[in-house]
RNA sequence: GGCGCUGUAGCUCAGUGAUAGAGCACGGCUCUCAUGAGGCCGGGGUCGAGAGUUUGAUCCUCUCCAGCGCCA
Numbered sequence: 001g002g003c004g005c006u007g008u009a010g011c012u013c014a015g016u017g018a019u020a021g022a023g024c025a026c027g028g029c030u031c032u033c034a035u036g037a038g039g040c041c042g043g044g045g046u047c048g049a050g051a052g053u054u055u056g057a058u059c060c061u062c063u064c065c066a067g068c069g070c071c072a
Base pairs, nucleotide, nucleotide: 001071002070003069004068005067006066007065010024011023012022013021018055026042027041028040029039030038048064049063050062051061052060
């Protein structure tokens, strides 16, 4: 330098056009002599950045940024 993949909650990941979810973690309550486990409830996201297409974009297109891999 060329090509490809990935980027969504603190972490690991789903969601692939129609108001963004799960598990773990975190906070509160319950339970216990106490801790943990269990049960109930809750907070937390400009979906990497910008632009385009569309009535509508996390999703499609383009450019850029970051990480990883292959080739040279």